The RNA shown here (c-di-GMP-I riboswitch aptamer) has 84 nucleotides and comes from Falsibacillus pallidus. Taxonomically the source falls in Falsibacillus (Bacteria, Bacillota, Caryophanales, Bacillaceae).
Formats: sequence, C1' cells, structure tokens
RNA sequence: UUGAAAUUGGGGUACACCCAAGGAAACUUGGGGCCACAAAGCUAUAGGGGCUAAGGGGUUAUCCUAAGUCAGCCAGCUGCCAUU
Repeated sequence: UUGAAAUUGGGGUACACCCAAGGAAACUUGGGGCCACAAAGCUAUAGGGGCUAAGGGGUUAUCCUAAGUCAGCCAGCUGCCAUU
C1' cells in the first nucleotide's frame, strides 16, 4: 500500500439570540435555537481568577464588601469509542 473477514462507533452537549418563570443583580431553570467543544461530564468559603452588590460600610465616588454567582476562564477528579 492492497485484499478478505470480524468488531466498535455512526452518538453527546448546546454559545449568541428569542419566549416564559425565579432572583435586587450577576445569573439560573424550562422550551426554541445551534457558535463551538474529545471531556463544554462532575466539583464553588476546603486552589486561583472573573461577575454581581440586596444587605452592610462609607471620604456618599461609576467607591469597598460574598459562605450570592460563573465549571463554555485556569484548575482538581472521573470517563466513552477507535488506534497502539
């Protein structure tokens, strides 16, 4: 590289955006949608970092504050098929 045979997979999730609901917000859940992802599966005071600021503080500033929130930011843990 070619031929034959067998086997596996041929699936999963769902960005932005839209609708509904919850929430002070970030954002989340459900439906639609489908950017992308071989871990875009799980883990949130037990690592880092981001976002929000009801409440509290306050020099009243577009300020500060998280055990609120983000895992599709890095990270930790686990894992499918094929090949070797």